[in-house]
RNA sequence: GGAGCGAUUCGGGUGGUCGCGGUGUUAUUUUGACAUCGAGGAAAGUCCGGGCUGCAACGGGUAAGGAUGCCGGAUAACGUCCGGCGGGGGCGACCCCGGGAAAGUGCCACAGAGAGUAGACCGCCGGUUGUUUCGACAACGGGUAAGGGUGAAAGGGUGCGGUAAGAGCGCACCGCUUCGUCUGGUAACAGCGAAGGCAUGGUAAACCCCAUCCGCAGCAAGGCCAAAUAGGGAAGCAUCAGACGUGGCCCGCGUUGCUUCCGGGUAGGCUGCUAGAGCCUGUCAGCAAUGGCAGGCACAGAUGAAUGACCAUCAUCCGCUAUGGCGGAUACAGAACCCGGCUUAUAGAAUCGCUCCGCCU
RNA sequence: GCGGGUGUAGUUCAAUGGUAGAACUUCAGCUUCCCAAGCUGACUACGAGGGUUCGAUUCCCUUCACCCGCUCCA
Numbered sequence: 001g002g003a004g005c006g007a008u009u010c011g012g013g014u015g016g017u018c019g020c021g022g023u024g025u026u027a028u029u030u031u032g033a034c035a036u037c038g039a040g041g042a043a044a045g046u047c048c049g050g051g052c053u054g055c056a057a058c059g060g061g062u063a064a065g066g067a068u069g070c071c072g073g074a075u076a077a078c079g080u081c082c083g084g085c086g087g088g089g090g091c092g093a094c095c096c097c098g099g100g101a102a103a104g105u106g107c108c109a110c111a112g113a114g115a116g117u118a119g120a121c122c123g124c125c126g127g128u129u130g131u132u133u134c135g136a137c138a139a140c141g142g143g144u145a146a147g148g149g150u151g152a153a154a155g156g157g158u159g160c161g162g163u164a165a166g167a168g169c170g171c172a173c174c175g176c177u178u179c180g181u182c183u184g185g186u187a188a189c190a191g192c193g194a195a196g197g198c199a200u201g202g203u204a205a206a207c208c209c210c211a212u213c214c215g216c217a218g219c220a221a222g223g224c225c226a227a228a229u230a231g232g233g234a235a236g237c238a239u240c241a242g243a244c245g246u247g248g249c250c251c252g253c254g255u256u257g258c259u260u261c262c263g264g265g266u267a268g269g270c271u272g273c274u275a276g277a278g279c280c281u282g283u284c285a286g287c288a289a290u291g292g293c294a295g296g297c298a299c300a301g302a303u304g305a306a307u308g309a310c311c312a313u314c315a316u317c318c319g320c321u322a323u324g325g326c327g328g329a330u331a332c333a334g335a336a337c338c339c340g341g342c343u344u345a346u347a348g349a350a351u352c353g354c355u356c357c358g359c360c361u
Numbered sequence: 362g363c364g365g366g367u368g369u370a371g372u373u374c375a376a377u378g379g380u381a382g383a384a385c386u387u388c389a390g391c392u393u394c395c396c397a398a399g400c401u402g403a404c405u406a407c408g409a410g411g412g413u414u415c416g417a418u419u420c421c422c423u424u425c426a427c428c429c430g431c432u433c434c435a
Stems, first nucleotide, its partner, number of pairs: 001357010012314007020038008040332001044343002047341005052218004059251004065214005070084005085098005099209002104207002106203003121148002123144003127140005156174006175198001176196005182191003222271004232262006242256004264434002278297008315330006362431007371385004379415001387403005408424005
């Protein structure tokens, strides 16, 4: 200098004018004045988890259903995060994947001889018969998984021996399986040793098995006040071994019709509502995620829904250029009960650590 | 804001993980003096991206678009 990997931060600044919403003080009750605060890293998607609230207590059961899945830890919890283990990819920094296919069932199209109780199409090698130009060829009937061919996948690999040709048929090494009062580790697992010629193709984001977890709904939850009206009509289901009360079912408990459509009324206010697993700094424990302690901070609460517009100047980028300047633009995106994550979108700028290559000293 | 559902030819709908079909439409030809009807043929699609699998419209994840429902009283 080039090409990369991992992590993190910011994401327009300053000043002025006008305007909008909340809160406080004050004047006044139409509202005005002053002070102060007023979007994000994702506020987004709503994909997970928790708080909170209601369902009488959501109480018991379950061979329903759903989710997760190597091991250990963190946490309120998680499908998240951290550390490790195994496999795969990359020269490397580093990245991706993760229960069980020897419990059972299903599926594996086309091609191919054969697709799961393996399999003789070509080939290779013997036998019998016939022909023969003595090289071989044809027919019949056998052996053979080394070679060819099909396929995503063909039932361990390489080599030597062996054989008519072959074959774990035998042997060596590698792989695999099983076993162990073995060694290390909390464990996943790794190592070591012994035994076995090898049995066990793939698929569980197919059914399934095993282990663990899960009651359902959602702030339009829920509570309070006010206002108003016709506790009405039709259809369907059921009519007590029923129906509903929340959402599989059963038990238990409670209530006694339920559902849909038509019609009527009100369409106002308060609360829930933001001090919470909160933020910042330091320190301690821990490899880390994270947790403990101390000090400090006040940081949105709208409800047809505020958070904006303009000017000046600086910053960055783009275009034109007569190199003096001129013009334009400012990523993704907009809180709605609140938190922890994941995922997705994001112009541009900056920082830290690391890897590989080239050159110079 | 919360909950649920659906994306396949131009339109309305199908399709066990194994070459995506049907009807109507459009276009071309035949038929007719011309048109319509009829007959024959053709064109055209799995919303997008990634994963699992030998193989994905189908299974899983992410994303985009669209649709529906949800106040209170009785």
Molecule: RNase P RNA; transfer RNA
Organism: Mariprofundaceae bacterium